This is a predicted structure of a 365-nucleotide RNA (Bacterial RNase P class A) from Litoribrevibacter euphylliae. Its Rfam family is "Bacterial RNase P class A". Gene Ontology terms of the family: tRNA processing, ribonuclease P activity and dimeric ribonuclease P complex. The family's RNA type in Rfam is ribozyme. A source record names the gene rnpB. The coordinates come from a structure-prediction model, not an experiment, and the mean pLDDT is 76. Lineage of the source: Bacteria > Pseudomonadati > Pseudomonadota > Oceanospirillales > Litoribrevibacter. The RNAcentral record of the sequence draws on ENA.
RNA sequence: CAAGUCAGCCGGAUAAUCGCUGCUCGUGUUUACGAGGGGAGGAAAGUCCGGGCUCCACAGGGCAGGGUGCCAGGUAACGCCUGGGCGGUGAAAACCGACGGCCAGUGCAACAGAGAGUAUACCGCCUAAGUUCUUAAUGAGUUCGCUCGUAAGAGCCGGUAAGGGUGAAAGGGUGCGGUAAGAGCGCACCGCGUAGCUGGUAACAGUUUACGGCAUGGUAAACCCCACUCGGAGCAAGACCAAAUAGGAAUCCGUUUGCUGUGGCCCGCAGUGGAUUCGGGUAGGUUGCUUGAGCUUUUUGGCGACGAAAAGCCUAGACGAAUGAUUAUCCUCGACAGAACCCGGCUUACAGGCUGGCUUGGUAU
Numbered sequence: 001c002a003a004g005u006c007a008g009c010c011g012g013a014u015a016a017u018c019g020c021u022g023c024u025c026g027u028g029u030u031u032a033c034g035a036g037g038g039g040a041g042g043a044a045a046g047u048c049c050g051g052g053c054u055c056c057a058c059a060g061g062g063c064a065g066g067g068u069g070c071c072a073g074g075u076a077a078c079g080c081c082u083g084g085g086c087g088g089u090g091a092a093a094a095c096c097g098a099c100g101g102c103c104a105g106u107g108c109a110a111c112a113g114a115g116a117g118u119a120u121a122c123c124g125c126c127u128a129a130g131u132u133c134u135u136a137a138u139g140a141g142u143u144c145g146c147u148c149g150u151a152a153g154a155g156c157c158g159g160u161a162a163g164g165g166u167g168a169a170a171g172g173g174u175g176c177g178g179u180a181a182g183a184g185c186g187c188a189c190c191g192c193g194u195a196g197c198u199g200g201u202a203a204c205a206g207u208u209u210a211c212g213g214c215a216u217g218g219u220a221a222a223c224c225c226c227a228c229u230c231g232g233a234g235c236a237a238g239a240c241c242a243a244a245u246a247g248g249a250a251u252c253c254g255u256u257u258g259c260u261g262u263g264g265c266c267c268g269c270a271g272u273g274g275a276u277u278c279g280g281g282u283a284g285g286u287u288g289c290u291u292g293a294g295c296u297u298u299u300u301g302g303c304g305a306c307g308a309a310a311a312g313c314c315u316a317g318a319c320g321a322a323u324g325a326u327u328a329u330c331c332u333c334g335a336c337a338g339a340a341c342c343c344g345g346c347u348u349a350c351a352g353g354c355u356g357g358c359u360u361g362g363u364a365u
Stems, first nucleotide, its partner, number of pairs: 001361010012330007020039002023036005041336001045347002048345005053234004065230005070084005085099001086097004100225002105223002107219002122164002124160003130156006137150005172190006191214001192212004196207004238287004248278006258272005294313008331334001
């Protein structure tokens, strides 16, 4: 210098004017005015996971259902994070992994293939044993018709898992022995498993130890089994104040020749009353609401996630819902995107720019 990889940061700047919305102070006294000061993000997003907070439910235990799943740690908690192990990708830095259990049971596997799980016999290999036949092969016997053998060959019944072929996958590999041909059938080495030993908190790793011929294929993001774990609803949660109308309760008054309504009066018709107090509750208002597992700096424990101590700081809080507009100057001409109870994560989107660690290659000294 280039390529790669990991981590962190920024996300137009400055000024003026006019607005919007909270806070403090003053005036004013019911929502106005003046001054000062605050006002979106790294993801505010998806609402996927965990917790705080609130209400409801709950003696204890079990079933059903959901979630998680190598080990150790961090944390309020987690499906998150850190460190490690194992497996995979890469030349490396580094990255990825639903990573418990198919010798508890049940199921599934298209096509191809003989056979897909108590393995199989299509081609090939073999003819030792059994059996049929042939021979212008041969031995012996003979009543001359044949009979019993031997050898070679062709089948049948069989053997085999070396070789070929199918498939994503075919029941360890190489060699020697062995055999009719073969085969862990036997042996040596390699691989594998179990136990022991050693190292490690553990997952796990190592092993010139012993044993086992090798052992039961794959699939659990199939049912299932095992271990751990999970009550429900959510700020439209919840709490407080509290009109009008209607209805409720208590007390007192009145009493059917009464009283009320029907625009006044009579008849008629319909109904059963009046006053006071109390409580629930609707509209509406207030609150929950932002001081919090908070932020910054320093010191300190830890490989790290993270923890501890001290000092300092206050940094949106709306409810038809604010955070905008205009102008001027400048630059590299500006991406994704807008809080609604709060916090920790994950995931997804993102123009462009800056910084650092590491790996590999090149060049110069």